This is a predicted structure of a 1400-nucleotide RNA (small-subunit ribosomal RNA) from an uncultured prokaryote.
Its Rfam family is "Bacterial small subunit ribosomal RNA". Its family is annotated with structural constituent of ribosome and ribosome in the Gene Ontology.
The sequence is in RNAcentral, with records from ENA.
RNA sequence: AUGAACGUUGUCGGCGUGGAUUAGGCAUGCAAGUCGAGCGAGAAUCCUGUGAUUGAUCCUUCGGGUGAAGUCACAAGAGGACAGCGGCAAACGGGGUAGUUAGGCGCAGGUUACGUACCCUCUGGUUGGGGAUAGCCACGGGAAACUGUGGGUAAUACCCAAUGAUCCACUGUGUUUUGAAGACGUAGUGGCAAAGGUGAGAUUCCGCCGGAGGAGCGGUCUGCGUGGUAUUAGGUUGUUGGUGAGGUAAUGGCUCACCAAGGCAAAGAUGCCUAGGGGGUGUGAGAGCAUGGCCCCCACCACUGGGACUGAGACACUGCCCAGACACCUACGGGUGGCUGCAGUCGAGAAUCUUUGGCAAUGCACGCAAGUCUGACCGAGCGACGCCGCGUGCGGGAUGAAGGCCUUCGGGUUGUAAACCGCUGUCAGAGGGGAUGAAAUGCAUAGGGGCUAUCCCCUAUGUUUGACAUAGCCUCAGAGGAAGCACGGGCUAAGUACGUGCCAGCAGCCGCGGUAAUACGUACUGUGCGAACGUUAUUCGGAAUCACUGGGCUUAAAGGGUGCGUAGGCGGUGGCUUAAGUAGGAUGUGAAAUCUCCCGGCUCAACCGGGGAACUGCGUUCUAAACUGGGUUGCUUGAGUAAGAUAGAGGUGUGCGGAACUUCCGGUGGAGCGGUGAAAUGUGUUGAUAUCGGAGGGAACACCGUUGGCGAAAGCGGCACACUGGGUCUUAACUGACGCUGAGGCACGAAAGCCAGGGGAGCAAACGGGAUUAGAUACCCCGGUAGUCCUGGCUGUAAACGUUGAAUACUGGUUGGGAGGGGGCUCGCCCUUUCCCGACGUAGCGAAAGCGUUAAGUAUUCCGCCUGGGGAGUAUGGUCGCAAGGCUGAAACUCAAAGGAAUUGACGGGGGCUCACACAAGCGGUGGAGCAUGUGGCUUAAUUCGAGCCAACGCGAAGAACCUUAUCCUGGAUUUGACAUCUAUGGAUGGCUCGCCUGAAAGGGAUGAGUCUGCCUUCGGGUGAAACAUACACAGGUAUUGCACGGCUGUCGUCAGCUCGUGUCGUGAGAUGUUGGGUUAAGUCCCGUAACGAGCGCAACCCUUGUCCCUAGUUGCUAACGGGUUAUGCCGAGGACUUUAGGGAGACUGCCGGUGUUAAACCGGAGGAAGGCGGGGACGACGUCAAGUCAUCAUGGUCCUUACGCCCAGGGCUACAAACGUGCUACAAUGGCCAGUACAAAGGGAAGCAAGAUCGCGAGAUGGAGCAAACCCCAAAAAGCUGGCCCCAGUUCGGAUAGGAGGCUGAAACUCGCCUCCUUGAAGUUGGAAUCGCUAGUAAUCGCAGAUCAGCCAUGCUGCGGUGAAUGUGUUCCUGAGCCUUGUACACACCGCCCGUCAA
Repeated sequence: AUGAACGUUGUCGGCGUGGAUUAGGCAUGCAAGUCGAGCGAGAAUCCUGUGAUUGAUCCUUCGGGUGAAGUCACAAGAGGACAGCGGCAAACGGGGUAGUUAGGCGCAGGUUACGUACCCUCUGGUUGGGGAUAGCCACGGGAAACUGUGGGUAAUACCCAAUGAUCCACUGUGUUUUGAAGACGUAGUGGCAAAGGUGAGAUUCCGCCGGAGGAGCGGUCUGCGUGGUAUUAGGUUGUUGGUGAGGUAAUGGCUCACCAAGGCAAAGAUGCCUAGGGGGUGUGAGAGCAUGGCCCCCACCACUGGGACUGAGACACUGCCCAGACACCUACGGGUGGCUGCAGUCGAGAAUCUUUGGCAAUGCACGCAAGUCUGACCGAGCGACGCCGCGUGCGGGAUGAAGGCCUUCGGGUUGUAAACCGCUGUCAGAGGGGAUGAAAUGCAUAGGGGCUAUCCCCUAUGUUUGACAUAGCCUCAGAGGAAGCACGGGCUAAGUACGUGCCAGCAGCCGCGGUAAUACGUACUGUGCGAACGUUAUUCGGAAUCACUGGGCUUAAAGGGUGCGUAGGCGGUGGCUUAAGUAGGAUGUGAAAUCUCCCGGCUCAACCGGGGAACUGCGUUCUAAACUGGGUUGCUUGAGUAAGAUAGAGGUGUGCGGAACUUCCGGUGGAGCGGUGAAAUGUGUUGAUAUCGGAGGGAACACCGUUGGCGAAAGCGGCACACUGGGUCUUAACUGACGCUGAGGCACGAAAGCCAGGGGAGCAAACGGGAUUAGAUACCCCGGUAGUCCUGGCUGUAAACGUUGAAUACUGGUUGGGAGGGGGCUCGCCCUUUCCCGACGUAGCGAAAGCGUUAAGUAUUCCGCCUGGGGAGUAUGGUCGCAAGGCUGAAACUCAAAGGAAUUGACGGGGGCUCACACAAGCGGUGGAGCAUGUGGCUUAAUUCGAGCCAACGCGAAGAACCUUAUCCUGGAUUUGACAUCUAUGGAUGGCUCGCCUGAAAGGGAUGAGUCUGCCUUCGGGUGAAACAUACACAGGUAUUGCACGGCUGUCGUCAGCUCGUGUCGUGAGAUGUUGGGUUAAGUCCCGUAACGAGCGCAACCCUUGUCCCUAGUUGCUAACGGGUUAUGCCGAGGACUUUAGGGAGACUGCCGGUGUUAAACCGGAGGAAGGCGGGGACGACGUCAAGUCAUCAUGGUCCUUACGCCCAGGGCUACAAACGUGCUACAAUGGCCAGUACAAAGGGAAGCAAGAUCGCGAGAUGGAGCAAACCCCAAAAAGCUGGCCCCAGUUCGGAUAGGAGGCUGAAACUCGCCUCCUUGAAGUUGGAAUCGCUAGUAAUCGCAGAUCAGCCAUGCUGCGGUGAAUGUGUUCCUGAGCCUUGUACACACCGCCCGUCAA
């Protein structure tokens, strides 16, 4: 933006617009008639007259008279229906877009090749006759439609004749024209016309006939422009042309006869697909791209196909004929019809309206006219389908009401919004009056003019015409009747709560949703637009994403494998000329509408009117001559030729050569050879391998040999000869633009492969065997055929790569190699110049990597190619090929990426350097046994929960019989609660002690005794505290979420790393610093350095231990002196020593030598208690593992609230087939048992440690000195040492299990404690695969203490000391770690990514 559709919603008006699909089928009505002033006839009806008849009224003598009105018949008149003859119209108007790629359309031209009714102008004419035929009448046929025969009739119907200026035809001829069948003349011969009407009256008006001209409308021709497809490349026989004829209004193969063989095509013929074209419309800055609805112009169509007739005009939408399909009527014989006219209907569809009014206006047909006809048209109706306009109120109004929503509970927001007060009256509604579309209409009368007129014009008066619409104005009432839709994660304006819980759902793209969703749904609120708002579809834009304006091709998609060359494109330099391109002027055209500018009309706008500009185009003409093109004439620098010189694996053919290999023959020789990671197959006593001699054969050419050379590329390597292509240098003799590129085309084109014939040593697809392996159709080994080689032919592809087409010119350099020339020269070399092959680099370019005179720089020319990934270089068609296959080469469908370059990490069965009990070297274990303990599993009413590789599993738990203990289980109770705070009411309750009943207890019930009862006080009292009962708030939860969190902790790891500021480099991510050379335990230090500094880590500071010194001396110590004892620091005393606990010293690579860069540092040494960090501890960077913990604690959300809270009793956490981890004790003699006998450290002790003594075999008991501790106690240290027994055995090893008897703690040891004694005496004889710890006071081994704790399942844990080794001085490997580097398709980061098969 739309001819839209769909969803929700919807007050009014104006102007527009509305069957896009089935050119599918159609009921019904209407859409083309008109003229009686061309003609004949003439119904209904009316009027008049006459006659007949009936007979109202009145009169009456009742006999009758009168005769209104009606009916019938006849006559004259009026009237004019229906149909007919005739004229004109019906070829316009209206609808549609099927066909059509050109017989179309658009623009510009031609017609000397044409037509034209009605209209206008001019001119001339309009005479005399004739015969029919509709209608009509009669008789027929047929169901109908329709139709036959006979009779008779008219004309502006038809026919004959006359006249005919002109006209037409023919024969001559003149002028004009380049010419022509033209134009203008002229002479002759022949031919062709006519109708009347009106009127009293007409050559006067309306007609008719001939001719000339005009206007408008048409026919036809030419040029240019006007889709897709080459997976359509050849097409054509009336085809192309000529002559002649026919036909037409007219040219023409339009048609025909004859003749010729042409005409079209890569600038796309022919075929196929699609399509009405244009003015314009949408979009866009433009160029373009898309489109052709309404309106205008053109074309074509009218049920489908064909045909002609009539006519000025048709091959005719509502005419005719034929055929077909479909539908209808039928008496079955036969007929009828054509909505792509206006309405309307069915169908199909997402979808497109009323079976409306009127000819009032505009226009058309006919008519003298009045007028008639007109679904053209003008109006109305329906549809928010579009555009435009208006309204749904305006002002005041804070207690910021209520309600809603949120909340940090204070409040905020909805929000001046509402209520309320005041005001207005648009629109809609009701009533009224009234303008306009309508006067250039018609009629009548009067007057004037046109010479006359029946005709025309003008003026005046009167009269006449509105389907439909109704502006504006006045009055009335009353805020009354009038707001929604989408959105709120980003893009993109606008957020909160609740619900939901990868569900339901959202989504234009990215993406939301797995329990705190601004993204789903709802609410509140906000934002946008507003009678609409969203969605869908489509077009353009953004998209420079097909690039003309305006892109690319080294690596992202993209340079053809290479050359030669056709068409084509492009092309050096001077002169003259031309005027095709080009430029300027003039002129014609480019319809109107649209667009645009100005002005104007509807109140504004939409809409409409007037004028201008524009329509970027095409034609004609004049001018210019620079540039391009054409013509012509020159030039030499491009290109080529010549002469001389020259390098080379350039090509083809022929011949020759040596080494190696292999086969054969012979000699020597005698057991293996060969092959591999290791082997085997194979080969060899029939003599191999090895070695020597000889002979044959085929293929390839070592060294030279080289980022050396040659060639267009593929490619080319022994030597010689023959033939042959190209290049380079020098000279500047010759030609004179001869050039560049190159669609098609042609040629060449590695390897493999194919055909035919040779050849065949080695190698070697296929194949056989041996190995490897889970397998091994492979890699390795032994064999081996095609093939590899030659000749001839085919194939035509490669990572045919510099992944870089060819040519030309220009743009700093340095350096090396190859082929030459010139100059200088001190013979080393230097300077200069041409060509070829390399390296590094400036500017510039590039996304970067990189390229950089051999461009990927700056430009020009030409060719090829690209346009997201997959499908797919597949299918199909064509073509080539013997085949294999090549070339050309899609789509459906599917994805939101695929891809390039670079960055940081991570990773690697990549590399380098380095480290660690990582391995190795050792010592001791685990894994086997029994038991302890933890875990999984199983079991159970329950076996509470957590922890799960390292980094869960003697872990939380430094103590589960009850307690602990938990939503563990069973059962019993309780409900403001076991615990905290507040309020209200009550009443004086209530607390403690002792009692009663029930019960397992908790609890429940009733009730008595004693005792106590706050604070203030003016002692009158007040307050009501604590407490109780009830009620409301709340308490409580080891319930859930460690993936919402805080804190704490583990781990990498005590590994040496992790970062920052400024500067610099890079488009950027980032880099640098932090890399490098050394060194260290260390990013430790030194040096270097576009970096300079700094921080957190390392180290140090802290504690402990090792030596010494100072101070101090009890409860510790005791050398000297004294006292005392059987004996003992027991006592006096002492501070020397040990020790205790305060302070200090000491170690810093400080000194010497060497190494090293005069460094850092390392190695060795001296001294020293200690030496290069002395040993040990505490101390843990940035971060990683959504690691662990909601059950330490704290805490958001969620959940429970007579229960998931709380209390109690009992049980369980201790179960046990088998499994795992961690330990203890062992299997013994380096031992066991017995006896004797030494030496610690560090701790603990009052509801405690407890000595001596007594009892007990013992556990222990009794009793209790001492000690709140350097004092007393636990307390015996043990291994050790001395002596004895045992004698290698399931034992004097080992102690499980079991029986019995005891002790202790505790209300209570049944489930379920520890200890003692007697008896019992299991497995086990050193442990498979695998695996753990440890580098020195360490491992190993020995005991001691403590926490928790009534007791203890502790063999655990945390400490303490005693005895006290072995091995390594290395870094190949395993594991882990650090730094640098490299590759990467990984980034959840190798437990990654990803491929194939199968299943679902």